[in-house]
Molecule: Purine riboswitch aptamer
Organism: Tenericutes bacterium HGW-Tenericutes-5
């Protein structure tokens, strides 16, 4: 100085894991059928539609409304899911460049 080999770390790429956050979808919404109660009620069940979309369509408070009928209304918090974008996190491979050592 040159090649192989191994050690450990380091950058930089791909792909795994798992959170967190923000955005699209959808209004946890809308119809329509049976069905239950009745002011100490206001139920339950099914089926349609809505998302370039799976999967859910509920629960809790408050208030109001129906004078006993057959029908409920309004308003406040609360997710799932499915897809993408940002972050961290897991685990792995390759690559590159220095560095030890033989």
């Nucleotide at each position: 100085u040159a090649a192989a080999u191994c050690a450990a770390g380091u950058u930089a790429a791909u792909a795994u894991u798992u959170g967190g956050u923000c955005g699209u979808a959808u209004a946890u919404a809308u119809u329509c059928g049976a069905u239950a109660a009745u002011a100490u009620g206001g139920u339950u069940c099914g089926a349609a539609c809505g998302u370039u979309u799976c999967u859910a369509c509920c629960u809790u408070g408050u208030c109001a409304c129906c004078u006993u009928a057959a029908a409920u209304g309004a308003u406040a918090a609360g997710a799932c899911u499915a897809c993408g974008g940002c972050u961290a996190u897991u685990c792995a491979u390759u690559c590159a460049a220095a560095u030890g050592a033989u």